[in-house]
This is a predicted structure of a 524-nucleotide part of an RNA (small-subunit ribosomal RNA, 5' domain) from an uncultured bacterium. Rfam family: Bacterial small subunit ribosomal RNA. Its family is annotated with ribosome and structural constituent of ribosome in the Gene Ontology. The full RNA is in RNAcentral, with records from ENA, Greengenes and SILVA.
Context: one part of a larger RNA
RNA sequence: GGAUGAACGCUAGCGGCAGGCCUAAUACAUGCAAGUCGAACGGUAACAUGAAUAGCAAUAUUUGAUGACGAGUGGCGCACGGGUGCGUAACGCGUAUGCAACCUACCUUAAACUGGAGAAUAGCCCCGAGAAAUCGGGAUUAAUACUCCAUAGUAUUACGAUUAGACAUCUUUUUGUAAUUAAAGUUCCAACGGUUUAAGAUGGGCAUGCGUGACAUUAGUUUGUUGGUGAGGUAACGGCUCACCAAGACUUCGAUGUCUAGGGGUUCUGAGAGGAUUAUCCCCCACACUGGUACUGAGACACGGACCAGACUCCUACGGGAGGCAGCAGUGGGGAAUAUUGGGCAAUGGGCGCAAGCCUGGACCAGCCAUGCCGCGUGCAGGAUGAAUGCCCUAUGGGUUGUAAACUGCUUUUGUACGGGAAAAAACCUUCGAACGUGUUCGGAGCUGAUGGUACCGUAAGAAUAAGGAUCGGCUAACUCCGUGCCAGCAGCCGCGGUAAUACGGAGGAUCCAAGCGUUAUCC
Numbered sequence: 001g002g003a004u005g006a007a008c009g010c011u012a013g014c015g016g017c018a019g020g021c022c023u024a025a026u027a028c029a030u031g032c033a034a035g036u037c038g039a040a041c042g043g044u045a046a047c048a049u050g051a052a053u054a055g056c057a058a059u060a061u062u063u064g065a066u067g068a069c070g071a072g073u074g075g076c077g078c079a080c081g082g083g084u085g086c087g088u089a090a091c092g093c094g095u096a097u098g099c100a101a102c103c104u105a106c107c108u109u110a111a112a113c114u115g116g117a118g119a120a121u122a123g124c125c126c127c128g129a130g131a132a133a134u135c136g137g138g139a140u141u142a143a144u145a146c147u148c149c150a151u152a153g154u155a156u157u158a159c160g161a162u163u164a165g166a167c168a169u170c171u172u173u174u175u176g177u178a179a180u181u182a183a184a185g186u187u188c189c190a191a192c193g194g195u196u197u198a199a200g201a202u203g204g205g206c207a208u209g210c211g212u213g214a215c216a217u218u219a220g221u222u223u224g225u226u227g228g229u230g231a232g233g234u235a236a237c238g239g240c241u242c243a244c245c246a247a248g249a250c251u252u253c254g255a256u257g258u259c260u261a262g263g264g265g266u267u268c269u270g271a272g273a274g275g276a277u278u279a280u281c282c283c284c285c286a287c288a289c290u291g292g293u294a295c296u297g298a299g300a301c302a303c304g305g306a307c308c309a310g311a312c313u314c315c316u317a318c319g320g321g322a323g324g325c326a327g328c329a330g331u332g333g334g335g336a337a338u339a340u341u342g343g344g345c346a347a348u349g350g351g352c353g354c355a356a357g358c359c360u361g362g363a364c365c366a367g368c369c370a371u372g373c374c375g376c377g378u379g380c381a382g383g384a385u386g387a388a389u390g391c392c393c394u395a396u397g398g399g400u401u402g403u404a405a406a407c408u409g410c411u412u413u414u415g416u417a418c419g420g421g422a423a424a425a426a427a428c429c430u431u432c433g434a435a436c437g438u439g440u441u442c443g444g445a446g447c448u449g450a451u452g453g454u455a456c457c458g459u460a461a462g463a464a465u466a467a468g469g470a471u472c473g474g475c476u477a478a479c480u481c482c483g484u485g486c487c488a489g490c491a492g493c494c495g496c497g498g499u500a501a502u503a504c505g506g507a508g509g510a511u512c513c514a515a516g517c518g519u520u521a522u523c524c
Base pairs, nucleotide, nucleotide: 001524002523003522004521006520007519008518009517010516013376014375015374016373017372018371019369020368021334026332027331028330030329031328032327035076036075037074040073041072043069044068047067048066049065050063051062052061053060054059083287084286085285092212093211094210095209096208097207098206099205102204103203107200108199109198110197111196112195113194114193115149116148117147118146125138126137127136128135129134155180156179157178158177159176160175161174164171165170185192186191213259214258215257220250221249222248225247226246227245228244229243230242231241232240262284263283264282265281267276268275269274289310290309291308292307293306312323313322314321315320340366342365343364349360350359351358352357379410380409381408382407390400391399392398393397416460417459418458419457420456424451429446430445431444432443433442434441435440436439468513469512470511471510472509473494474493475492479508480507481506482505483504489496490495
């Protein structure tokens, strides 16, 4: 000198764009953050409509008939998105390869199929236990829930034949025999689905080379340890696990141990080499009160799922129960220090749904904070009796403040008042038309804005609404007077102060930056 997720002191007009718990992975009140589908199902608690009955009427009752739909069965989603950096010096990450050792729901393409039967169960109803959470019994019922049968091969398994390839186990083409395994309907008749197989896409899993902290005041470490055979397990290879056998394996090219730490793209600095860094944004990893376990599922060993143990908090009728903000806000605590218990799903993205739509603290917006970067303003021109005050001096005078002020003319950024006023919106959907030819595409019109009456534009009056901070001995740009008298104090280093202090305190003046300026901390 540059930089910062900064803090502190003094000060402060506006806008744009960013950023905002670095500490206690500390404890959490409250609200919200993952639902959706009635075009899978039995149904009908609430609302609305219709109908019926009673009544002059108000109204009351009945009725799933309709729109819809609480609770329930079922499907898909909840493994994404969002948060944090505890752990991890590791194939965790980066980079480059490999899988002749693997999986992949939804999506796309191609082929084939979608026949028949059955038994339950939730809900509803009845009864019971309990303070509650919740649970038990009986009767009855549906399905795209569950089970069985049929059919089936380029599927799987076993045994053969055959072709080609190599990289050890092997892989591949064609083919034979045998065995095994599928399906689901809804229905507005237009669609959406279901099953099997092959391929693709996407996403993942595994393995390997190289790279990736400190300490040798850590020198030996290891018994599933190293390898083999066999078995089990997995989507898959493998001591991944087990039985048996052998005695190996790693290590001064740093094993093992201890300490520290998420990794990378980046970011800062530097001429570069390098050094430092990992806030925001992106990719990967790990975690979800602490530890462990599996279930479901295409996918989890699952933040807002389950079970067990533990610590803590809460409810209790003392028998027993409930909970997990490292989601968004917010609270206590810690701290030098870090924001609103905001708006609406309008856009974009996601989940479900044929769709309308519903959900979405993701995202988009707004609020707070000079935390940073950038931009603008606080006027401009003229004006010498060089006014007055202040300060200084060699003091009837001169210098400086200083064109500074007054005064004259001009402008109105900004602010104030008033008026106008967006883009972000195109889709979906509705409707009209056309093309191809019976549901697709294209075109026209209509519908939809949280932000926001915001940005922006126009008009009006009026210099009006707007400057501070640090420094002035040398380094280092900028000097005098007064006070103080080794005191009070200053200080980054050298150092200054003991009666003429340009170094302390005040004043005048000056210098440097400027809505900031200094100090502190850290990095180069």